[in-house]
RNA sequence: GGGGGUGUAGCUCAGUUGGGAGAGCAUCUGAUUUGCAUUCAGAAGGUCAUCGGUUCGAUCCCGUUCACCUCCA
Repeated sequence: GGGGGUGUAGCUCAGUUGGGAGAGCAUCUGAUUUGCAUUCAGAAGGUCAUCGGUUCGAUCCCGUUCACCUCCA
C1' cells in the first nucleotide's frame, strides 16, 4: 500500500420483517442474615464508533472517515 472483518450499557456480547434498544456480569437500593456471603426484588446506566445518503421510519440498507483485528505484498 491492497483485500477482508469488527465497532451496541463500565466489561463480555445478543439483536432477520426496517418500526420495542436488550441479556449476563459488575454498580447502587431494599428484603433475607447477629454480621458477611448467598439468594430474591428493584433501580441506575446508551451519541447503536463518526459524518452523510436512501426511506414515512435506520443499530439494521448504501457511501465516507476513524479505531482495532486479520490476510497478502